[in-house]
RNA sequence: CCCACCGAUGGCGAUGGGGGUCGCCGAUAGCUGCCUCUACGCAGCAGUUCCUGCGGGGGGCUGAUGACUCCUACUGAUUC
Numbered sequence: 001c002c003c004a005c006c007g008a009u010g011g012c013g014a015u016g017g018g019g020g021u022c023g024c025c026g027a028u029a030g031c032u033g034c035c036u037c038u039a040c041g042c043a044g045c046a047g048u049u050c051c052u053g054c055g056g057g058g059g060g061c062u063g064a065u066g067a068c069u070c071c072u073a074c075u076g077a078u079u080c
Stems, first nucleotide, its partner, number of pairs: 010025004016071004021066001033061006040055005
C1' cells in the first nucleotide's frame, strides 16, 4: 500500500489523569452539588394584591475521590 473476513471494544457517579474496587444505566438510558433572592414564566390553592411547587434569571458556598490510593493543577501554613 492492496485484498478478504469479523464487529470486539459501552456510558455514568457536580472540575484532570492512572490503579484496584463499589454502584447505576443501556443511549428514548444514566449523570448534571448546595444556600439565598427574584418587578419573570407555568401550575395549584385561596377567591382577585397572598401562599406553595417547578422552571428561568441574579448572588453566594464546598469539593479535583462514588469511596480508597497515587500523580497533576490550584490554595494555605512552616522551614531552607
The RNA shown here (Fluoride riboswitch aptamer (crcB RNA motif)) has 80 nucleotides and comes from Salinibacter altiplanensis. The model forms 100% of the base pairs in the Rfam consensus. The sequence was found by an Rfam model in a public genome assembly. Its mean pLDDT, the model's own confidence on a scale to 100, is 75.